Predicted 3D model of a 477-nucleotide part of an RNA (small-subunit ribosomal RNA, 3' major domain) from a metagenome.

Context: one part of a larger RNA
RNA sequence: UGACGGGGACCCGCACAAGCGGUGGAGCAUGUGGUUUAAUUCGACGCAACGCGAAGAACCUUACCUGGACUAGAAUGCGCGGAAAAGGAGUUGUAAUGACUCCCUGGGAGCAAUCCCAUCCAAAGCAAGAUGCUGCAUGGCUGUCGUCAGCUCGUGUCGUGAGAUGUUGGGUUAAGUCCCGCAACGAGCGCAACCCCUAUCAACAGUUGCCAUCAUUAAGUUGGGAACUCUGUUGAGACUGCCGUUGAUAAAACGGAGGAAGGUGGGGAUGACGUCAAGUCAUCAUGGCUUUUAUGUUCAGGGCUACACACGUGCUACAAUGGACGGUACAAACCGUUGCAAUCCUGCGAAGGGGAGCCAAUCGGAAAAAGCCGUUCUCAGUUCGGAUUGUAGUCUGCAACUCGACUACAUGAAGUUGGAAUCGCUAGUAAUCGCGGAUCAGAACGCCGCGGUGAAUACGUUCCCGGGUCUUGUACA
Numbered sequence: 001u002g003a004c005g006g007g008g009a010c011c012c013g014c015a016c017a018a019g020c021g022g023u024g025g026a027g028c029a030u031g032u033g034g035u036u037u038a039a040u041u042c043g044a045c046g047c048a049a050c051g052c053g054a055a056g057a058a059c060c061u062u063a064c065c066u067g068g069a070c071u072a073g074a075a076u077g078c079g080c081g082g083a084a085a086a087g088g089a090g091u092u093g094u095a096a097u098g099a100c101u102c103c104c105u106g107g108g109a110g111c112a113a114u115c116c117c118a119u120c121c122a123a124a125g126c127a128a129g130a131u132g133c134u135g136c137a138u139g140g141c142u143g144u145c146g147u148c149a150g151c152u153c154g155u156g157u158c159g160u161g162a163g164a165u166g167u168u169g170g171g172u173u174a175a176g177u178c179c180c181g182c183a184a185c186g187a188g189c190g191c192a193a194c195c196c197c198u199a200u201c202a203a204c205a206g207u208u209g210c211c212a213u214c215a216u217u218a219a220g221u222u223g224g225g226a227a228c229u230c231u232g233u234u235g236a237g238a239c240u241g242c243c244g245u246u247g248a249u250a251a252a253a254c255g256g257a258g259g260a261a262g263g264u265g266g267g268g269a270u271g272a273c274g275u276c277a278a279g280u281c282a283u284c285a286u287g288g289c290u291u292u293u294a295u296g297u298u299c300a301g302g303g304c305u306a307c308a309c310a311c312g313u314g315c316u317a318c319a320a321u322g323g324a325c326g327g328u329a330c331a332a333a334c335c336g337u338u339g340c341a342a343u344c345c346u347g348c349g350a351a352g353g354g355g356a357g358c359c360a361a362u363c364g365g366a367a368a369a370a371g372c373c374g375u376u377c378u379c380a381g382u383u384c385g386g387a388u389u390g391u392a393g394u395c396u397g398c399a400a401c402u403c404g405a406c407u408a409c410a411u412g413a414a415g416u417u418g419g420a421a422u423c424g425c426u427a428g429u430a431a432u433c434g435c436g437g438a439u440c441a442g443a444a445c446g447c448c449g450c451g452g453u454g455a456a457u458a459c460g461u462u463c464c465c466g467g468g469u470c471u472u473g474u475a476c477a
Base pairs, nucleotide, nucleotide: 001477002476003474004473005472007471008470009469010468011467012466013465015461016460019425020424021423022422023421026316027315028314029313030312031311032310033309034307035306042053043052064302065301066300067299068298069297070296077126078125081121082120083119087103088102089101090100091099092098106117107116108115109114129291130290132289133288134287138285139284140280141279142278143276145274150189151188152187153186154185155184156165157164158163169180170179171178195268196267197266198265200236201235202234203233204232205231206230210225211224214223215222239262242256243255244254245253246252318418322377323376324375325374326373327372328371334365335364336363339358340357344353345352346351384415389410390409391408392407393406394405395404431453432452433451434450435449436448437447
């Protein structure tokens, strides 16, 4: 100087407390361990691995296994030589430019020899390949402490020196934020602000959007209108600016006015010096090592989907604040030409036929759902719950057996609110309800977004956990 303390002082955080809803019990989905297997490819392991890499394993992907093949090779360039090349047909084979056989034959310039263009074969060579090992050789990227308020430097001063001071102290703040003081004076990286979205208003612009007034219609449908909504660009607006009280006359705190919004308005992006030899050699790049008729390449089939069991994360429930049936209302965000697909017809349905319109504020996906109004069920393993299984189908796709999603009929399991323990959340939040998107031929209960309905509680900081500042002890570095 740090680190540590079941030392002290002060402060903060859904850290506890106060509340609300979960997990832990059931069934299923999904990941992991274990076991099994020819293979169940590899990585990730307290928080910070385990719906993680994977925004999507039937083939492909694919790295694994079994078997069949190739060896300058699956890709690219140079190059000696040859042939027109390409292409077509056949045999073998599960298949593979894997092996074999046959057929066929350019364009341009030039009288010609010959040259050029594109293409293939092929010996050697230069040069390959490796998702093989080492993340404890590395770059890059990322997680974490933590959006915590810290981490440092120059000059000066003090100390023999390591170092100290500044950065400590008195207040204050979300903040090393600001004020005051001070052997310090300044500065940098962080904080804040500058950026984006959102909440209010104005100006400009009115089509594909809007409709108050006037006509018109089944309908903003049409004429018309530029007010309103909305869309979009540019601005305004919030700064403790104003008033009062407290305070040290300061910084600031508390209350008030005005205001759409008040003290960082709400949300996002933004992550200092560093820590964990944290993670990644399987995104990529790369040193070293290993391999080169194989640890490379290729094809078919299988596996990654196994199943006594254990754990994590979710979904659906156990019902009446509910289930079923009928009627009826209100979103936002987003997607669409290899696409979205209306009206119509067929089918109980998944879907099929057909195809208007739309490169979309124009057309379509599109029905929002919870809600509201009625009817029914009456506390039961039930008209709760839907697992499992059987049969028949639909769709995608060369192909749904291993191993897809969905539909109909039948079947109708566990489950009556869950032990010890444990998680999330402070407001348009929790809880609850549906909608969309990426990936994608098909395949979400996951992920990322969007809106609808919409709470309870916070006395407080003694305690648990984590963090910050000062101080103290130390046989630790």